Bacterial RNase P class A from a Gemmatimonadota bacterium, 380 nucleotides, folded computationally. The source organism's lineage runs through Bacteria, Pseudomonadati and Gemmatimonadota. Of the family's consensus pairs, 92% are formed in the model. It was read from a public genome assembly, where an Rfam model found it. It matches the Rfam family "Bacterial RNase P class A". About the family: Ribonuclease P (RNase P) is a ubiquitous endoribonuclease, found in archaea, bacteria and eukarya as well as chloroplasts and mitochondria. The family's RNA type in Rfam is ribozyme. Its mean pLDDT, the model's own confidence on a scale to 100, is 79.
RNA sequence: GCGGAGGGGGAUGAGGUCGCGGGCCGGCGCAAGCUCGGCUCGAGGAAAGUCCGGGCUCCACAGGGCACGGUGCCGGGUAACGCCCGGGCGUCGCGAGGCGACGGAAAGUGUCACAGAGAACAGACCGCCGAUGGCGGGCGGCUUCGGCUGCACGCACAGGCAAGGGUGAAACGGUGGGGUAAGAGCCCACCGCGCGUGCCGGAGACGGCCGCGGCACGACAAACCCCACCGGGAGCAAGGCCAAGCAGGAGCGAGCGGCGGCCCGCCGCGUUCGAGCUUCGGGUAGGCCGCAAGAGGCGUCGGGAGACCGGCGUCCCAGAGAGAUGACCUCAGCGGGCUUCGGCCCGCCCACAGAACCCGGCUUACCCCCCUCCGCCGGU
Numbered sequence: 001g002c003g004g005a006g007g008g009g010g011a012u013g014a015g016g017u018c019g020c021g022g023g024c025c026g027g028c029g030c031a032a033g034c035u036c037g038g039c040u041c042g043a044g045g046a047a048a049g050u051c052c053g054g055g056c057u058c059c060a061c062a063g064g065g066c067a068c069g070g071u072g073c074c075g076g077g078u079a080a081c082g083c084c085c086g087g088g089c090g091u092c093g094c095g096a097g098g099c100g101a102c103g104g105a106a107a108g109u110g111u112c113a114c115a116g117a118g119a120a121c122a123g124a125c126c127g128c129c130g131a132u133g134g135c136g137g138g139c140g141g142c143u144u145c146g147g148c149u150g151c152a153c154g155c156a157c158a159g160g161c162a163a164g165g166g167u168g169a170a171a172c173g174g175u176g177g178g179g180u181a182a183g184a185g186c187c188c189a190c191c192g193c194g195c196g197u198g199c200c201g202g203a204g205a206c207g208g209c210c211g212c213g214g215c216a217c218g219a220c221a222a223a224c225c226c227c228a229c230c231g232g233g234a235g236c237a238a239g240g241c242c243a244a245g246c247a248g249g250a251g252c253g254a255g256c257g258g259c260g261g262c263c264c265g266c267c268g269c270g271u272u273c274g275a276g277c278u279u280c281g282g283g284u285a286g287g288c289c290g291c292a293a294g295a296g297g298c299g300u301c302g303g304g305a306g307a308c309c310g311g312c313g314u315c316c317c318a319g320a321g322a323g324a325u326g327a328c329c330u331c332a333g334c335g336g337g338c339u340u341c342g343g344c345c346c347g348c349c350c351a352c353a354g355a356a357c358c359c360g361g362c363u364u365a366c367c368c369c370c371c372u373c374c375g376c377c378g379g380u
Base pairs, nucleotide, nucleotide: 001376002375003374004373005372006371007370008369009368012332013331014330015329016328017327018326020042021041022040023039024038025037026036027034028033044352048363049362051361052360053359054358055357056235057234058233059232068231069230070229071228072227073087074086075085076084077083088102089100090099091098092097103226104225108224109223110220111219112218125165126164127161128160129159132158133157134155135154136153138151139150140149141148142147173191174190175189176188177187178186192215193213194212195211196210198209199208200207201206239289240288241287242286248280249279250278251277252276255269256268257267258266259265296315297314298313299312300311301310302309303308333348334347335346336345337344338343
C1' cells in the first nucleotide's frame, strides 16, 4: 500500500427551558373527574419485511394409514428452529479466508434449448487409413496364348477408425508409452472411477493404505419420484370478567308520569293489546383484565475450543388509545478559520428508520466513527 475476519457505537459529556404521553403522590371535587403542583419513566440496531421457530390463548384430538407442506453431510448448542457453533467434503482465492438445499441418478418416469454428423448404452461432417477385397496401368515368372500368378505403385469403390479438427454447458475416462494399415483400455505405467465381511485412524461425517476390476456408471431430484425425519388449526380483533340501552322470560300489578312543595284541575301512558315496579339469562355500546419481572439487562466468578451453560450480586427499563418521545439554550470537549496570542467566529447529527401480546433467529435498509486479530506485496 492493497485486502480478509470479527466486535462495539449510532447526539461526545454535564446542566437547563418550553411542549407531549404513562405512572405515583399532593390539591380541588359527594363522585365521575379537573390537569393546578411535585417526583419519576418514555423507541431501534434494525422497532422494518412478517420469512422461520417458540411462549401464551381458544378450538379440535383413541390408535394407525393416505394426502399435503417442510427439512436433508457429521457432532454439538437451544424452549424450539429452516438459526448458531465446531468439524468433514466440494468449490473459488497466491493467501488471510469466502461460498455450498451437501440424502438417493446401478427403482421407475421425464428433460437436455441453440449449434452439431451424433445428446445416452449415440455418432462419422472435415480428417486418418485403405492391411484385406475391388479397379487401373507398370515390371517379372509360368502358359495349352484363353489366361494364371508374384512384386511394388496409384485410385479412394467396398470397407476400417475415432487419434486430430470442428459444434456444444456437456461428446461415452485423462497423460505418456507400446501396438497398428490407420486407430482404439487393444496392451502397459501413473492419475481418475467402481468394487471389498479387507487393514489402520476418527465418536461420526470422512481420511489414509492394500487388493481386485480395463471401465460397466453423462447432467438435472429448489423435475416428478424414492428414503429418513418433522408438522393439528387459528391467532391479542387470541381469550376472560363486568355490563347501559333496546328486545325477550317470570312475578306483583291498577295505577304511573308531567305542570318547581300540597290540594283541585288539566294533559299523556295504561287497566283483554298490562302502564309501572321487582327479577332472570344471554349479551351490543362501553369499561376492565390479558399487558410487561422476562428463555430479562448489567457486573463478576466458574465450566466449555466454541455456540452456550451454571453460581452470586445488582437493577426495574415505554406501554396504547388510530397511537406521546419534539423544539431550543448554556458550559465543557472535538474539528475548521482568523489572531494584536488575550481571544473571536463557524460547525457538531445529519444515514436507515418510529414500539402496539411477548421472546429467539434470519433477511433487508443505513451518513459515519472506533477497536482487535490476520493475509499478500513492496521497502528498511